[in-house]
Transfer RNA from Tribonema minus, 71 nucleotides, folded computationally. It matches the Rfam family "tRNA". Rfam describes the family as follows. Transfer RNA (tRNA) molecules are approximately 80 nucleotides in length. The source organism's lineage runs through Eukaryota, Sar, Tribonematales, Tribonemataceae and Tribonema. The coordinates come from a structure-prediction model, not an experiment, and the mean pLDDT is 83. The sequence is in RNAcentral, with records from ENA and Rfam.
RNA sequence: CGUCUUAUGGUGUAGUGGUAGCACUUGAGACUCUGAAUCUCACGACCUGGGUUCGAAUCCCAGUAGGACGU
Numbered sequence: 001c002g003u004c005u006u007a008u009g010g011u012g013u014a015g016u017g018g019u020a021g022c023a024c025u026u027g028a029g030a031c032u033c034u035g036a037a038u039c040u041c042a043c044g045a046c047c048u049g050g051g052u053u054c055g056a057a058u059c060c061c062a063g064u065a066g067g068a069c070g071u
Base pairs, nucleotide, nucleotide: 001070002069003068004067005066006065007064010024011023012022013021018054026042027041028040029039030038047063048062049061050060051059
């Protein structure tokens, strides 16, 4: 320098253009003499900028960061 690939709550992980989901964690509550376990509820996220589209986490371009390969 080139090619490919990854980026989603605090963590891990789904999401083939139409309400961003699940688990753990955290907070509250129920249960209990107390605690653990269990159950219920809540909080919390699409790497950045631009483009296409009625509509973008998703498609396109550029950038940033990580990884693989080539030189």